[in-house]
Overview:
This is a predicted structure of a 95-nucleotide RNA (SAM riboswitch aptamer (S box leader)). The model forms 97% of the base pairs in the Rfam consensus. It was read from a public genome assembly, where an Rfam model found it.
RNA sequence: CGCUUAUCAAGAGUGACUGAGGGAACAGGCCCUGUGAAGUCCGGCAACCUGCAUUUGUAAGGUGCCAAAUCCUGCGGAAUUCCGAAAGAUGAGUU
Numbered sequence: 001c002g003c004u005u006a007u008c009a010a011g012a013g014u015g016a017c018u019g020a021g022g023g024a025a026c027a028g029g030c031c032c033u034g035u036g037a038a039g040u041c042c043g044g045c046a047a048c049c050u051g052c053a054u055u056u057g058u059a060a061g062g063u064g065c066c067a068a069a070u071c072c073u074g075c076g077g078a079a080u081u082c083c084g085a086a087a088g089a090u091g092a093g094u095u
Base pairs, nucleotide, nucleotide: 002094003093004092005091006090007089008088013042015041016040017039021032022031023030026074027073028072029071043066044065045064047063048062049061050059051058052057070087075084076083077082
């Protein structure tokens, strides 16, 4: 990498360095961004595992995450909201 499974409308900066892009792929949109993008450090959140509790909780050890619902849409049903898939992300397990 692949496979299985659970979840995905909540939460998370008045910081430092840096200096132009970013929001998963492709497409169509729509946004963010020199009032500082992406990245690194610090800081934070608490999704899953783990520890302690044992109903709710708590801790922050392992991953993860910290604009906008997975930013919206694409396929199917349907009546515009809605639902289901597909795809993606994260955790755990695994050939």